[in-house]
Context: one part of a larger RNA
RNA sequence: UUAGGCGUAAAGCGUCUGUAGGUGGCUUUUUAAGUCCGCCGUCAAAUCCCAGGGCUCAACCCUGGACAGGCGGUGGAAACUACCAAGCUAGAGUACGGUAGGGGCAGAGGGAAUUUCCAGUAGAGCGGUGAAAUGUGUAGAGAUUGGAAAGAACACCAACGGCGAAAGCACUCUGCUGGGCUGACACUGACACUGAGAGACAAAAGCUACGGGAGCGAAUGGGAUUAGAUACCCCAGUAGUUCUAGCCAUAAACGAUGCUUACUAGGCAUUGUGCGUAUCAACCCAUGCAGUGAUGUAGCUAACGCAUUAAGUAUCUCGCCUAGGGAGUACGUUCGCAAGAAUGAAACUC
Numbered sequence: 001u002u003a004g005g006c007g008u009a010a011a012g013c014g015u016c017u018g019u020a021g022g023u024g025g026c027u028u029u030u031u032a033a034g035u036c037c038g039c040c041g042u043c044a045a046a047u048c049c050c051a052g053g054g055c056u057c058a059a060c061c062c063u064g065g066a067c068a069g070g071c072g073g074u075g076g077a078a079a080c081u082a083c084c085a086a087g088c089u090a091g092a093g094u095a096c097g098g099u100a101g102g103g104g105c106a107g108a109g110g111g112a113a114u115u116u117c118c119a120g121u122a123g124a125g126c127g128g129u130g131a132a133a134u135g136u137g138u139a140g141a142g143a144u145u146g147g148a149a150a151g152a153a154c155a156c157c158a159a160c161g162g163c164g165a166a167a168g169c170a171c172u173c174u175g176c177u178g179g180g181c182u183g184a185c186a187c188u189g190a191c192a193c194u195g196a197g198a199g200a201c202a203a204a205a206g207c208u209a210c211g212g213g214a215g216c217g218a219a220u221g222g223g224a225u226u227a228g229a230u231a232c233c234c235c236a237g238u239a240g241u242u243c244u245a246g247c248c249a250u251a252a253a254c255g256a257u258g259c260u261u262a263c264u265a266g267g268c269a270u271u272g273u274g275c276g277u278a279u280c281a282a283c284c285c286a287u288g289c290a291g292u293g294a295u296g297u298a299g300c301u302a303a304c305g306c307a308u309u310a311a312g313u314a315u316c317u318c319g320c321c322u323a324g325g326g327a328g329u330a331c332g333u334u335c336g337c338a339a340g341a342a343u344g345a346a347a348c349u350c
Base pairs, nucleotide, nucleotide: 003322004321005320006319007304008303012318014201015200016199017198021194022193023192025088026087027086028085031082033081034080035077036076037075038074039073040072041071042070043069049065050064051063052062053061054060091191092188093187094186096183097182098181099180103177104176105175106174107173108172109171110154114150115149116148117147118146119145120144121143125136126135162169163168206247207246208245209244211242215241216240220236221235222234223233258317261314262313263312266295268293269292270291271290272289273288274287276285299306300305324349325348332343333342334341335340
């Protein structure tokens, strides 16, 4: 609860596709469902309201009348919504010419580093810390030279930069493939927007099964510190991190800001692309569209701040909130192998 809101106070679903529904561009025609006007019928009486009257007043009672409406019928109007028919191109889309990109999937290749192993040189420490110790080393470590193997991640370029719906994406090359932007304006002719349910994707951790396992490293063991130290520091180290196939469906999944469209001062930087100008050429300069930033006016805001990428001014539509705790708990249901996820109260208390 006919209200006001949702960046930070409670509140935008993690993101998208899309069904029902809601909403929807311009011109002409038709109908008359919504809408508007007139008339008729009806909506018992009492009550309420107005006028008048009766109880000495009042409460009370009696008489008459509405106002405002509802429903049905009937006759009109045709601007708007809707319907019928025809058309248009400014929304949307298709085709064409360009173009940028860590967008996705698969395959192939690469170097640095690390660890281990083998061989040589050499011979006492190394490692670690605030200081140490555990650890490791004369059975030859550490250091250094050469060789081999393995797994994981890709320095510099690198940016306030790029791409993607979001999660996310970066060594190099190849193949397949999605989307964007821009130019000219050939085609379709409102085909659009949002979207309850529904579906798809979805970091990390976790689960199942097969491989793999260098480094790092929950758990665990040991050494320190300390009053204690189930920690911070050190030495080790299992799961995991990796691959393939399948689950899980959650994050401060954040811009803590849903999506679409239109309008509303500027100057600055940068990415992609077009045009003009200029030039031997690359720049420079001016300008259009699409992004990404930092500022800033009006306006908004409780303030902070936002400010053409709005939190301004409006429209359409979906989701959500309604004091704190109890509680994202209990119960029930659905899903899941499980862990758990989704939905989601109340008593009580203040």
Model confidence (mean pLDDT): 87 of 100.
The part of an RNA shown here (small-subunit ribosomal RNA, central domain) has 350 nucleotides and comes from Solanum stoloniferum.
The RNAcentral record of the full RNA draws on SILVA.
It matches the Rfam family "Bacterial small subunit ribosomal RNA".
NCBI's taxonomy places the organism under Eukaryota, Tracheophyta, Mesangiospermae, asterids, Solanum.